[in-house]
Molecule: Bacterial RNase P class A
Organism: Nostocoides jenkinsii Ben 74
């Protein structure tokens, strides 16, 4: 200099004008009023790294529940972390990369059952299409009198060495053996299983010995093993609670007429069988739940780490048709083009400047821990490989 790997972080800044939500204070208005409500003014605070998807785990609330088991669902290398997890950390094993590093839905297929497309003879304790070999029956050539030999066709059988099919064909190499062959037998190698020794908490690793000669894949198929799991969710749940209608009770009243209408009262006129009060349940509406919490920041200690302990500091949205915004100015960032100066043989590149353009994904709604997905761009740190120079 070029090419890469991993991790952490930012998500424009400042000012002005207008606007919104929570809350506190003040002034004024209204309401049987130490309170509530409305308007105005002022102060504090006011989205995110994912607030998103709602996939997983918890807190919280209500319902259910003696205990245990079955069923059903989930998880699945080992050890740790955690409130918990399907998350995270470290390690093991397998795979990829020269490497930094990355990926793995990673228990059991010699408990059992099922399935393995197409091709192929055969897809599981298999199989004879070509090939190889043997027997028998023919044909032809050679040779001849011998029960011969060579080629070829058919039938029956042997064979899994070789060819061929396939993702996969029941270890590999060499030999013995045989009519030809075959772990049929032998040696070595690979792999598997049992046992032993050593290391490790463990997954597992290294070595030795024995065995039978070899064991296909698939469990996100049934199944087996181990562990975990009651159900519903803040529209949870709880409190206050009208008007109208309704239920219950008491009182008054139906020609001795309650009550209502004729603008307030009396008289009068008209209608007239219900009316008044109290209590209860529910609805509208309102309050609580609601944001102080497995909280955040800094330091320090323990630990490889995830994480945990201690000390100090901080308070950081709570709306309910749902606020957190709009515009302007200056500066900064990115992209393309032009110009100037510089580096380089060149491709290209650094600095300054002008003009034009761009700035994402998205957005609280009970809270928290994760995962997954989206994202214009930028910054920093650690490390790897290649080339060159000292």
């Nucleotide at each position: 200099a070029g090419a890469g790997u991993c991790g952490a972080c930012c998500a424009g800044a400042c000012g002005g004008u207008c606007g919104c939500g929570u809350u506190c204070g003040g002034u004024c208005g209204c309401c049987a009023a130490c309170g509530g409500u409305g308007a105005c003014c002022g102060g504090c605070c006011g989205a995110g790294g994912a607030a998103c998807g709602u996939c997983c785990g918890g807190a919280c609330u209500c319902c259910g529940a003696a205990g245990g088991g079955c069923a059903c669902g989930g998880u699945g290398g080992u050890g740790g972390c955690u409130a918990a997890c399907g998350g995270c950390c470290a390690c093991c094993c397998g795979g990829g990369g020269c490497g930094a590093c990355c990926c793995g839905c990673g228990g059991g297929a010699a408990a059992g059952u099922g399935c393995c497309a197409c091709a192929g003879a055969g897809a599981g304790a298999a199989g004879a299409c070509c090939g190889c070999c043997g027997a028998c029956c023919g044909c032809g050539g050679c040779a001849u009198u011998a029960c011969g030999u060579c080629g070829u066709g058919g039938u029956c059988g042997g064979u899994c060495a070789g060819g061929g099919u396939g993702a996969a064909a029941g270890g590999g190499u060499g030999g013995u053996g045989u009519a030809a062959g075959a772990g049929a037998c032998c040696a070595c190698c690979a792999g598997c299983g049992g046992c032993c020794u050593g290391g490790g908490u463990g997954a597992c690793c290294a070595g030795g010995u024995c065995g039978g000669c070899u064991a296909g894949g698939u469990a996100a198929a049934c199944c087996c093993c181990a562990c975990c799991g009651g159900g519903a969710g803040c529209a949870a749940g709880u409190c206050c609670g009208a008007a109208u209608a309704u239920g219950c009770g008491u009182g008054c009243g139906u020609u001795c007429g309650a009550c209502g209408g004729c603008g307030g009262c009396c008289c009068g006129c008209c209608g007239g069988a219900g009316c008044a009060c109290g209590c209860g349940g529910g609805u509208a509406g309102g309050g609580c739940g609601c944001u102080u919490g497995a909280g955040c920041c800094a330091g320090u200690c323990g630990g490889c780490a995830a994480c945990g302990g201690c000390u100090g500091g901080c308070c950081u949205a709570g709306a309910u048709g749902g606020a957190u915004g709009a515009c302007c100015g200056u500066c900064g960032c990115c992209c393309a083009c032009g110009c100037a100066c510089g580096g380089g043989c060149a491709a290209c590149u650094g600095u300054g400047u002008g003009c034009g353009g761009g700035a994402a994904c998205a957005g609280a709604a009970u809270c928290c821990g994760g995962c997954g997905u989206a994202u214009c761009g930028g910054u920093c740190g650690a490390c790897u490989c290649u080339u060159c120079c000292c």